Record summary
Small-subunit ribosomal RNA, 3' major domain from a metagenome, 483 nucleotides, folded computationally. Its mean pLDDT, the model's own confidence on a scale to 100, is 81. The RNAcentral record of the full RNA draws on SILVA.

Context: one part of a larger RNA
RNA sequence: UGACGGGGGCCCGCACAAGCGGUGGAGCAUGUGGUUUAAUACGUCAUUAACCGUAGAACCUUACCCAGGCUUGACAUCCGAUGUAAGUGCCUGAAAGGGUUACCCUCUUAUAGUAAUAUAAGACAGCGAGACAGGUGUUGCAUGGCUGUCGUCAGCUCGUGUCGUGAGAUGUUGGGUUAAGUCCCGCAACGAGCGCAACCCUCAUCCGAUGUUGCCAGCGUAAAGUCGGGAACUCUUCGGAAACUGCCCGUGUAAGCGGGAGGAAGGUGGGGAUGACGUCAAGUCAGCAUGGCCCUUACGCCUGGGGCUACACACAUGCUACAAUGGACGUGAACAAAGGGUUGCUAAGCCGCGAGGUGGAGCUAGUCUCAAAAAUACGUUCUCAGUUCGGAUUGCAGGCUGCAACUCGCCUGCAUGAAGUCGGAAUCGCUAGUAACCGCAGGUCAGCUAAACUGCGGUGAAUACGUUCCCGGGCCUUGUACA
Numbered sequence: 001u002g003a004c005g006g007g008g009g010c011c012c013g014c015a016c017a018a019g020c021g022g023u024g025g026a027g028c029a030u031g032u033g034g035u036u037u038a039a040u041a042c043g044u045c046a047u048u049a050a051c052c053g054u055a056g057a058a059c060c061u062u063a064c065c066c067a068g069g070c071u072u073g074a075c076a077u078c079c080g081a082u083g084u085a086a087g088u089g090c091c092u093g094a095a096a097g098g099g100u101u102a103c104c105c106u107c108u109u110a111u112a113g114u115a116a117u118a119u120a121a122g123a124c125a126g127c128g129a130g131a132c133a134g135g136u137g138u139u140g141c142a143u144g145g146c147u148g149u150c151g152u153c154a155g156c157u158c159g160u161g162u163c164g165u166g167a168g169a170u171g172u173u174g175g176g177u178u179a180a181g182u183c184c185c186g187c188a189a190c191g192a193g194c195g196c197a198a199c200c201c202u203c204a205u206c207c208g209a210u211g212u213u214g215c216c217a218g219c220g221u222a223a224a225g226u227c228g229g230g231a232a233c234u235c236u237u238c239g240g241a242a243a244c245u246g247c248c249c250g251u252g253u254a255a256g257c258g259g260g261a262g263g264a265a266g267g268u269g270g271g272g273a274u275g276a277c278g279u280c281a282a283g284u285c286a287g288c289a290u291g292g293c294c295c296u297u298a299c300g301c302c303u304g305g306g307g308c309u310a311c312a313c314a315c316a317u318g319c320u321a322c323a324a325u326g327g328a329c330g331u332g333a334a335c336a337a338a339g340g341g342u343u344g345c346u347a348a349g350c351c352g353c354g355a356g357g358u359g360g361a362g363c364u365a366g367u368c369u370c371a372a373a374a375a376u377a378c379g380u381u382c383u384c385a386g387u388u389c390g391g392a393u394u395g396c397a398g399g400c401u402g403c404a405a406c407u408c409g410c411c412u413g414c415a416u417g418a419a420g421u422c423g424g425a426a427u428c429g430c431u432a433g434u435a436a437c438c439g440c441a442g443g444u445c446a447g448c449u450a451a452a453c454u455g456c457g458g459u460g461a462a463u464a465c466g467u468u469c470c471c472g473g474g475c476c477u478u479g480u481a482c483a
Stems, first nucleotide, its partner, number of pairs: 001483002003480003007477007015467002019430005026320008034311002042053002064306007073132001077131002079128002082125003087103002089100004107122006134295002137293003143289002145284003148280001150278001155194006161170003174185003200272004205241005211235001215230002219228002244266001247260005322423001326382006339370003344363002349358003389420001394415007436459007
C1' cells in the first nucleotide's frame, strides 16, 4: 500500500422487512448428471453450468457407431502429356463406388488463310508425378477476437508541486449534498484524463408541412368510406417547440432540500442503447482466425443404415392442473398492438363432424392476405363429487409435410379416462401500467417435439413501519502469525 475480520462508524440495493404470485409434492415437456449402449457426438459445472452453444437431430444437419468404398483426394494453386462442352445408356451395387466404348459429337476467343486447316491462349474432363490439399485431432495454462461476472457499482488514475531516507502519501481525506469522485464549502495543493451526467433511439403533449393505399365533421348517394367530394379529425412521414429547480413560498453561507403554481409531462418524466482501471490463468482452438504438437491409402473424403430420442434413478428450468373468482354450451360483426408474406400469404364459394381437401380472386402489400384476438360481457346449465374438475396413458379410424414418419414428426375425430383435493425442510421473482392473469405475432423452419426464445398489446392489484438482522456493494477508520 492492499486484502481480510463472527472490529467500529456512515450509506445504498426487491438485501431484509411489508405484501402478491410461485418453485419444492402430481402428470407431462425440455436440459444435465448417472447408468446403459456398437454409438448413446463435443463443449459448458457455486454465485457466473443445466429450454446453455442448438433462431428448430426422421435423411441431411452430424462432428459419434457399424458396414461398403476413394487416395493429389469433396475444395485451392502449380506441372506434363491426352482429349474434348456438359453428358446419355448398359452391367453390378443398399447407395457411394466400380466396370463397359454402346451412344452422343468435336467447346470458346485471337492471329494467318477464300476455305480446309495450323498456331497461341482460355474453359472443362479424366490420366500421371509430386509440391500440397484436408483434419469439429490436441493445447482457451501459447494466443487474437468476442463474451460472462463483480456492476450501470462510483469508482480508477495521471502531470506538476509539496511532504517522507524510502515503499509511498497528498490531490481522491474533512463538513454538507446527490442516483453519482454529483455539486458546494474548507484544505499544500493546483489542474487534467478514463468513468458519472449530457449528446443517440423510443414512448407521452402541441405546432407546421404531408394527404395515398390511410381518415370522414359538414354536403350528395337505396346500402357499403363504396363513389363524388373534403384536408377538419385519426393516422403516416419529415421538421420544429416543450422541462431548465425556469417561477412562487419556506429553509440553508452555498450546493441543495421540502411544499406549491402552471403544464401533456416536475425535479434523472418512463423505457432502451451505452459497461471505467481491473478481477476470476472465468468461458470459447467446435463460429472464425492463429503459434506449437500430432494424423497423411488415414485422426482425411464419399455413401447406406443406426445413434445423438436408451432408462432403476437424482437435479435444474418450464407447462398443465388440483376447480364454482370455476367447467361446459350459446348469443352479440364486442374491443388490440406489433409482425410475416412471390419456391410466399392465400380470400369468396363448394365438400368434410374435424384435421383438411377443392377452388383460385387479390397481393412484391397503409390497397390483398395470415386473422379467429383471448381473457371480458350477457344468458342457460353443472352444485362440491376424484365430479360435466383434471387431462396423462392407451386403442381404433383418418389428415398433412416430405424420396422416406418403424426406430423417431405434427394434427384431427371417436373411445379410454391415470396421478392430482394447493404441496416438508427449504427456496425464487416482483415497487406500477410493475406483479399476476389473458391471448397475438415473429425468427429458425419442407414438416415439427415451441409447453422454449424474442417481441406485442388486453385486464390490472397489494405493500414498503423501518434498516436491528441475512446477502452483495461503496466510503472512512481500527487490528493483523496474510501478500